Model confidence (mean pLDDT): 84 of 100. A computed fold for a 113-nucleotide RNA from uncultured Ruminococcus sp., annotated as FMN riboswitch aptamer (RFN element). The RNAcentral record of the sequence draws on MGnify. The source organism's lineage runs through Bacteria, Bacillati, Bacillota, Clostridia and Ruminococcus.
[in-house]
RNA sequence: AUCUUCGGGGUAGGGUGAGAUUCCCGACCGGCAGUACAGUCUGCGAGCUGAUAAUUUCAGUAUGAUACGGUGUGAUUCCGUAACCGACGGUUAAAGUCCGGAUGAGAGAAGAU
Numbered sequence: 001a002u003c004u005u006c007g008g009g010g011u012a013g014g015g016u017g018a019g020a021u022u023c024c025c026g027a028c029c030g031g032c033a034g035u036a037c038a039g040u041c042u043g044c045g046a047g048c049u050g051a052u053a054a055u056u057u058c059a060g061u062a063u064g065a066u067a068c069g070g071u072g073u074g075a076u077u078c079c080g081u082a083a084c085c086g087a088c089g090g091u092u093a094a095a096g097u098c099c100g101g102a103u104g105a106g107a108g109a110a111g112a113u
Base pairs, nucleotide, nucleotide: 001113002112003111004110005109006108013025014024015023027097028096029086030085031044032043033042034041039084040083047061048060049059050058051057066082067081068080069079070078088100089099090098
């Protein structure tokens, strides 16, 4: 350099109500790269808006959230404790978990020549 494949998880059980997996109690989940093993540190990704003939290209914008103690050369990453966070549209009642764009796309990773 070329090709191929892979590449996101989760409301158990109850309460109220005409109606809620959306409210309340409680439960469960955690993409990719870096680094002492990370949802919260540093950065990236998808989404949305505008222009454009165009799923193209460009520009803009954006997820949000942690502290304490201990060990150690080194940890906001391990152990213990207690917290906090979660795009857009739809839905008879307000959604991280239901349905949908999406058997999509991509950050990247692995393999082959």